[in-house]
The RNA shown here (transfer RNA) has 74 nucleotides and comes from a Planctomycetota bacterium.
The RNAcentral record of the sequence draws on ENA.
The source organism's lineage runs through Bacteria, Pseudomonadati and Planctomycetota.
It matches the Rfam family "tRNA". The family's RNA type in Rfam is transfer RNA.
RNA sequence: GCGCCCGUAGCUUAAUUGGAUAAAGCACCGGUUUCCUAAACCGGCGACUGGCCGUUCAAAUCGGCCCGGGCGUA
Numbered sequence: 001g002c003g004c005c006c007g008u009a010g011c012u013u014a015a016u017u018g019g020a021u022a023a024a025g026c027a028c029c030g031g032u033u034u035c036c037u038a039a040a041c042c043g044g045c046g047a048c049u050g051g052c053c054g055u056u057c058a059a060a061u062c063g064g065c066c067c068g069g070g071c072g073u074a
Stems, first nucleotide, its partner, number of pairs: 001073007010026004019057001028044005050066005
């Protein structure tokens, strides 16, 4: 250089063939409980989906370019 794959909350993953307010676990914060902590239970917080443009009534999902990461290849 070329080819393929991946990028969604702090972390790990969902999201049916494009369709309603992007969901869950852990973490974090508050509460109940306890002498205190942990555990358990209840509640809360947090991502407009790597960026830009396009297609579409509608895009995390399709297309183009770019950025980052991984694998293969001379």